[in-house]
RNA sequence: GCGGAAGUAGCUCAUUUGGCAGAGCGAAAGCCUUCCAAGCUUUAGGUAGCGGGUUCGAGCCCCGUCUUCCGCU
Numbered sequence: 001g002c003g004g005a006a007g008u009a010g011c012u013c014a015u016u017u018g019g020c021a022g023a024g025c026g027a028a029a030g031c032c033u034u035c036c037a038a039g040c041u042u043u044a045g046g047u048a049g050c051g052g053g054u055u056c057g058a059g060c061c062c063c064g065u066c067u068u069c070c071g072c073u
Base pairs, nucleotide, nucleotide: 001072002071003070004069005068006067007066010025011024012023013022019056027043028042029041030040031039049065050064051063052062053061
């Protein structure tokens, strides 16, 4: 230099042919318990790496760019 993959909650990841952004773990509060753990309930936490474009509407399609990983030279 060329090609490919990944980037979504604190962490691990879903979300498929574009139509209200979710789960598990973790965190906080409550219930339970003499206390702790376990269990149960609830809540908070995101403008989807960044910037543009297409569209009535973009996590998803298109372009550019950044980071990480893999391969080739």
The prediction has a mean pLDDT of 82. This is a predicted structure of a 73-nucleotide RNA (transfer RNA) from an uncultured Bacteroidales bacterium. Rfam family: tRNA. By type it is a transfer RNA.